[in-house]
Molecule: transfer RNA
Organism: Cyanobacteriota bacterium
RNA sequence: GGACGUAUAGCUCAGUUGGUUAGAGCACCACGUUGACAUCGUGGGGGUCACAAGUUCGAGUCUUGUUACGUCCA
Numbered sequence: 001g002g003a004c005g006u007a008u009a010g011c012u013c014a015g016u017u018g019g020u021u022a023g024a025g026c027a028c029c030a031c032g033u034u035g036a037c038a039u040c041g042u043g044g045g046g047g048u049c050a051c052a053a054g055u056u057c058g059a060g061u062c063u064u065g066u067u068a069c070g071u072c073c074a
Base pairs, nucleotide, nucleotide: 001073002072003071004070005069006068007067010026011025012024013023019057028044029043030042031041032040050066051065052064053063054062
């Protein structure tokens, strides 16, 4: 330098044909349970869907560019 892939909650990851309000597990907080801790139960908080632009009535999803990381080729 070229090709491909990944980027969504603090962490690990889903998200179907573009469709109305974006989810799970773990973690965190509160309460309950216990003599206490752990476990467990109930409830709750937490999101620039990497960034910018475009297409569309409507974009996490499609298109283009950029950034970061990874794999391969030279």